Predicted 3D model of a 386-nucleotide RNA (Bacterial RNase P class A) from a marine sediment metagenome. Model confidence (mean pLDDT): 77 of 100. It matches the Rfam family "Bacterial RNase P class A". Rfam's curators write: Ribonuclease P (RNase P) is a ubiquitous endoribonuclease, found in archaea, bacteria and eukarya as well as chloroplasts and mitochondria.
RNA sequence: GUGGUCCGGGUGGCCGCCCGCCGAAGCCCCGGAAGGGGCGAAGGCGGGAGGAAAGUCCGAGCACCACAGGGCAGGGUGGUCCGUAACACGGACCGAGGGUGACCUCAGGGAAAGUGCCACAGAGAGCAGACCGCCCACCGAAGCCUUGGCGAAGGUGGGUAAGGGUGAAAGGGUGAGGUAAGAGCUCACCAGUGCCGUCGGUGACGGCGGCAGCUAGGUAAACCCCACCCGGUGCAAGGCCAAAUAGGGGGACGCUCAAGGGCGGCCCGUCCAAUGUCCCCGGGUAGGCCGCGUGAGGCCGUCGGCAACGGCGGUCCCAGAUGAAUGGCCACCCCCCCCGAAGCUUUUAGCGAAGGGGGGACAGAACUCGGCUUACAGGGCCACUC
Numbered sequence: 001g002u003g004g005u006c007c008g009g010g011u012g013g014c015c016g017c018c019c020g021c022c023g024a025a026g027c028c029c030c031g032g033a034a035g036g037g038g039c040g041a042a043g044g045c046g047g048g049a050g051g052a053a054a055g056u057c058c059g060a061g062c063a064c065c066a067c068a069g070g071g072c073a074g075g076g077u078g079g080u081c082c083g084u085a086a087c088a089c090g091g092a093c094c095g096a097g098g099g100u101g102a103c104c105u106c107a108g109g110g111a112a113a114g115u116g117c118c119a120c121a122g123a124g125a126g127c128a129g130a131c132c133g134c135c136c137a138c139c140g141a142a143g144c145c146u147u148g149g150c151g152a153a154g155g156u157g158g159g160u161a162a163g164g165g166u167g168a169a170a171g172g173g174u175g176a177g178g179u180a181a182g183a184g185c186u187c188a189c190c191a192g193u194g195c196c197g198u199c200g201g202u203g204a205c206g207g208c209g210g211c212a213g214c215u216a217g218g219u220a221a222a223c224c225c226c227a228c229c230c231g232g233u234g235c236a237a238g239g240c241c242a243a244a245u246a247g248g249g250g251g252a253c254g255c256u257c258a259a260g261g262g263c264g265g266c267c268c269g270u271c272c273a274a275u276g277u278c279c280c281c282g283g284g285u286a287g288g289c290c291g292c293g294u295g296a297g298g299c300c301g302u303c304g305g306c307a308a309c310g311g312c313g314g315u316c317c318c319a320g321a322u323g324a325a326u327g328g329c330c331a332c333c334c335c336c337c338c339c340g341a342a343g344c345u346u347u348u349a350g351c352g353a354a355g356g357g358g359g360g361a362c363a364g365a366a367c368u369c370g371g372c373u374u375a376c377a378g379g380g381c382c383a384c385u386c
Stems, first nucleotide, its partner, number of pairs: 001384007009333007017048006026039005050362001054373002057371005062234004074230005079093005094108001095106004109225002114223002116219003131164002133160007143150003172190006191215002193212008238290004248281006260272004297316008334360006343351003
């Protein structure tokens, strides 16, 4: 330097907190009694945060709601093969890139389906492009030979992707042929791509051979295409018990000196409604209980596997709060940093026993697991590389 793994203060004293069990006193219930049951201040015994309990980013269990089946929309995943309850996780391998190396990184299907975009610079950024250059034809001041031509410079038209220049990127590379000059235009070799065959591998893929001048820019955590997966909401899920008050439904009783409505022209009478009292039923709230601590569990051994992991055997029980416990103080020790009389050294300084001062992180369960990511004073161990 690289990769992995483990720990993340210890001991004692004092004072406290939460949970479970026991529990003299005491209280309550049943019973005629004898007796039985429950609660239980004090007290006793046992247990009491993490490697991330965190972020809530994935995947599950569990619960309720929805749901014949299929499709659309939307979201996610993306090399292969395994592992797993499952995963966007893990292992091994493949490919590409980086490093002298141990090793690291990859959102790693498709860019020869289609669309979009490619800043600046540049003539041109896509089935491209003529700015300079090169070449050809014509014209052609000067000039030359000479009366009609040649013709540097320059102009016009055309060819050319070899060379220069721009750029992150300009349509393979080297050489030869070819040509007016050039060009895979042709050829040889090399590189790449595609197709075919063959061999190895479960596979991703790799080796070899042949054919095709095919040379194809980048970008898909841009639209899109392909394959596969996905119902929603979360323990404030959800279930049970259940006041007081105010509503709802029902029943009984009762009252009149009176008031309302129906029957009726009116009175009497009768019925209804309302008021009042009591009782019953039902829903919800406060409050309480469950869910909720034996689980895809931890440790040890052994077997299978390169490994992730799995099988078998043994063993252990390990927080459960609900304004929310798991703490505070003191002493000693441990670790780190600074100073440092003595002392040492390679002496304007450094190290440094004793001693002094400071510090010991990140962070805390809340239904439960498997991952990922992020934070972390300081320390231990293992393997490998230069």